Glycine riboswitch aptamer from an uncultured Gammaproteobacteria bacterium, 94 nucleotides, folded computationally. Rfam family: Glycine riboswitch aptamer. Its family is annotated with glycine biosynthetic process in the Gene Ontology.

RNA sequence: UAAGACUCGACGGGAGAUGCCCGGACCAUGUCCGGGAGCCGAAGGCGCAACACAUCGCUCGGAAACGCUCAGGCAAAAGGACCGUCGGGUUAUG
Numbered sequence: 001u002a003a004g005a006c007u008c009g010a011c012g013g014g015a016g017a018u019g020c021c022c023g024g025a026c027c028a029u030g031u032c033c034g035g036g037a038g039c040c041g042a043a044g045g046c047g048c049a050a051c052a053c054a055u056c057g058c059u060c061g062g063a064a065a066c067g068c069u070c071a072g073g074c075a076a077a078a079g080g081a082c083c084g085u086c087g088g089g090u091u092a093u094g
Base pairs, nucleotide, nucleotide: 001094004091005090006089007088008087009086010085011084012083013082018037020036021035022034023033024032025031026030038074039073040072044070045068046067047066051061
């Protein structure tokens, strides 16, 4: 010094699935609480292959947009992995 990598922020884009049923309360046709059934996967979380170590084997390491559905979500809003642009910070193996 900072291309790349990592990270933080702003802006933009961003899917899926019941505006479900029952009961109660209230400031009453809406909101909240409790219970029930169904569904979704792209916050988070959990699991695994090849491979690698070892080598009798076990165990350990080992990825995801794959699987699970704990959590979360199922009109709108909010959230939302990920992508793009801009800006800040860290980093030398050069």